Annotation: Predicted 3D model of a 388-nucleotide part of an RNA (large-subunit ribosomal RNA, domain III) from a Gammaproteobacteria bacterium. The RNAcentral record of the full RNA draws on ENA. Its Rfam family is "Bacterial large subunit ribosomal RNA". Its mean pLDDT, the model's own confidence on a scale to 100, is 85.
[in-house]
Context: one part of a larger RNA
RNA sequence: GAGUAACGAUAAAGGGGGUGAAAAACCCCCUCGCCGAAAGCCCAAGGUUUCCUGCGCAACGCUAAUCGGCGCAGGGUUAGUCGGCACCUAAGGCGAGGCCGAAAGGCGUAGUCGAUGGAAAACCGGUUAAUAUUCCGGUACCUGUUGUGACUGCGAUGGGGUGACGGAGAAGGCUAGGCCAGCCGGGUGACGGAAGUCCCGGUUCAAGCGUGUAGGGGGUGGACUUAGGCAAAUCCGGGUCCACGUUAACCCUGAGGCGUGAUGACGAGCCCUUUUUAGGGCGAAGUGGUUGAUGCCCGGCUUCCAAGAAAACCCUCUAAGCAUCAGGUCACAAGAGGCCGUACUGCAAACCGACACUGGUGGGCGGGGCGAGAAGCCCAAGGCGCUU
Numbered sequence: 001g002a003g004u005a006a007c008g009a010u011a012a013a014g015g016g017g018g019u020g021a022a023a024a025a026c027c028c029c030c031u032c033g034c035c036g037a038a039a040g041c042c043c044a045a046g047g048u049u050u051c052c053u054g055c056g057c058a059a060c061g062c063u064a065a066u067c068g069g070c071g072c073a074g075g076g077u078u079a080g081u082c083g084g085c086a087c088c089u090a091a092g093g094c095g096a097g098g099c100c101g102a103a104a105g106g107c108g109u110a111g112u113c114g115a116u117g118g119a120a121a122a123c124c125g126g127u128u129a130a131u132a133u134u135c136c137g138g139u140a141c142c143u144g145u146u147g148u149g150a151c152u153g154c155g156a157u158g159g160g161g162u163g164a165c166g167g168a169g170a171a172g173g174c175u176a177g178g179c180c181a182g183c184c185g186g187g188u189g190a191c192g193g194a195a196g197u198c199c200c201g202g203u204u205c206a207a208g209c210g211u212g213u214a215g216g217g218g219g220u221g222g223a224c225u226u227a228g229g230c231a232a233a234u235c236c237g238g239g240u241c242c243a244c245g246u247u248a249a250c251c252c253u254g255a256g257g258c259g260u261g262a263u264g265a266c267g268a269g270c271c272c273u274u275u276u277u278a279g280g281g282c283g284a285a286g287u288g289g290u291u292g293a294u295g296c297c298c299g300g301c302u303u304c305c306a307a308g309a310a311a312a313c314c315c316u317c318u319a320a321g322c323a324u325c326a327g328g329u330c331a332c333a334a335g336a337g338g339c340c341g342u343a344c345u346g347c348a349a350a351c352c353g354a355c356a357c358u359g360g361u362g363g364g365c366g367g368g369g370c371g372a373g374a375a376g377c378c379c380a381a382g383g384c385g386c387u388u
Base pairs, nucleotide, nucleotide: 013031014030015029016028017027018026032385033384034383035382040365041364042363043362046345047344050343051075052074053073054072055071056070060068061067080141081140082341083340084339085338087118088117092113093112094111098107099106100105122139123138124137125136126135142337143336145334146333147332148331149330150329151328152327153322154321158317159316160315161314166304167303168302169301172297173296174295177291178290179289180288181287182203183202184201185200186199187198188196204265205264208260209259210258211257215253216252217251218250219244220243221242222241223240224239225238226237228236229235266286269282270281271280272279273278305308351360352359367379368378369377370376
């Protein structure tokens, strides 16, 4: 230079009360403003205690601070069913032998790893200062093991089936959600109306189990035979015949609805109380219509060419073998279900950007009015007014 520039989005504050040494900024209340396909809510990644409570204000916070993602201390993350491992495989990695290479090492078979995919099973309500599909209440389900009973050809690292998949398009049936009416509870205002076409609030509920619908798919069953499926096969594939059937039956699949779950939970509101920003109790109505998805039926259907993972689980077939056993199927009962993650943040002041940085960051939900709409504008729930 200079007490100058700056104090990081122009979404915005005002009043009252509290605490305190001190309050524009902290806490409570009222009003105002901003977002609302977000500036709300839930996950994944990443972060790693930042979560909650108490006590603090040197430093950190672009100012102050009684406040804080700051300092100190204590507390907090509960699972057979959510996610991962004890299962499977993809790209890719590693790789016994092996091949190659002065060495280091490179490639690669059998294998073995590797989710971003496949594969058993849980919902609703309540509860904490802080966790909850994990605790508690209620109601369920799955997979092994063992025992008992009945029936019985069982058996795999092998065979077959299934799992199992592209793009585009269209229709139908539904549900979530929304809206309206009815119903229930409460209110009802200085001039008129008001036993009203008035105002406010509520009108909610799952998995499971039973039923098997709108719809979608397939001819079905049996006998004989068979150079294929690296051996075998009663399985799959090929062939022949018979029966039934052919706008149908039968079988497979299939949302939703209805019933149950529920004589339960929740619930507007009301009542009680020296836990009074709290605790406890009682508890009405809880129906119908309409609209309607980008969600479900649908891994479906139609169509097109560029022809759109694999393996395990599961079902079935036999081989060796075992066949009074073992094993298998069904029913009932008993008992079992390990380890890891779980706090909090998560379009951001907690991640990546040296910062409490106008930047960047994958998925799901995403209400109302006008509207074709997830646009735009205004609002709800909820969250904020961006630390001078």